This is a predicted structure of a 189-nucleotide RNA (Lysine riboswitch aptamer) from Desulfofundulus salinus. NCBI's taxonomy places the organism under Bacteria, Bacillota, Eubacteriales, Peptococcaceae, Desulfofundulus.

RNA sequence: AGGUGAGGUAGAGGUUGCGGACAACAAGAGUACCCCGGUGGAGGAACCGGGUUCCGCAGAAGCCGGGGGAAAGGGUUGCCCGCCGAAGUUCAGCCGUUGCCCGGAACGGCUGGGCUGGGCCGUCAUCGAACAGGUGCCGGACUGUCACCCGGUGGCUGCCCUGCUGCCGGGUGGAGCGCUAUCUCACCA
Numbered sequence: 001a002g003g004u005g006a007g008g009u010a011g012a013g014g015u016u017g018c019g020g021a022c023a024a025c026a027a028g029a030g031u032a033c034c035c036c037g038g039u040g041g042a043g044g045a046a047c048c049g050g051g052u053u054c055c056g057c058a059g060a061a062g063c064c065g066g067g068g069g070a071a072a073g074g075g076u077u078g079c080c081c082g083c084c085g086a087a088g089u090u091c092a093g094c095c096g097u098u099g100c101c102c103g104g105a106a107c108g109g110c111u112g113g114g115c116u117g118g119g120c121c122g123u124c125a126u127c128g129a130a131c132a133g134g135u136g137c138c139g140g141a142c143u144g145u146c147a148c149c150c151g152g153u154g155g156c157u158g159c160c161c162u163g164c165u166g167c168c169g170g171g172u173g174g175a176g177c178g179c180u181a182u183c184u185c186a187c188c189a
Stems, first nucleotide, its partner, number of pairs: 002188010014084001017083004022078004033068007043055003047104006087116012117143002120140003124136004145174012
């Protein structure tokens, strides 16, 4: 001085890297809901079905007109914070919320498994009120990184060849359980 393996620490990716809080805005929506008038004539209860309970001929739902008029889930932008498996998504289980009970659905949380290096664009599918947006499959160009190969160029050894190595360009391939730097330990020569 080198190689292999294990562990620690630090770090990089970016045309919008990722997530969260808050604010504003669009959409949701002139919808739900409330009030008044008319109509209606037995049902209705703000996700669906059943039950319960409650409301209803002292007039239910629906419809028309008028007056008021939201919110959630899903987004965009700004700002701040936490970060670089950041995180996302999907499946399974459990728990919670939607008057109460049962079942479903949706949403949220936790645990475990699978997939995805990263963002962008397009088709289709799916979720969604949605021509917003998310996700998945496939395709495309791009980007970071590593390995191998080719070419160019510089350095070291060397007379040369060869070998080692830095940078640039191209090709192929891999995946974040990766990559870079550094430290420690073990083993090998």
The coordinates come from a structure-prediction model, not an experiment, and the mean pLDDT is 76. The model forms 100% of the base pairs in the Rfam consensus.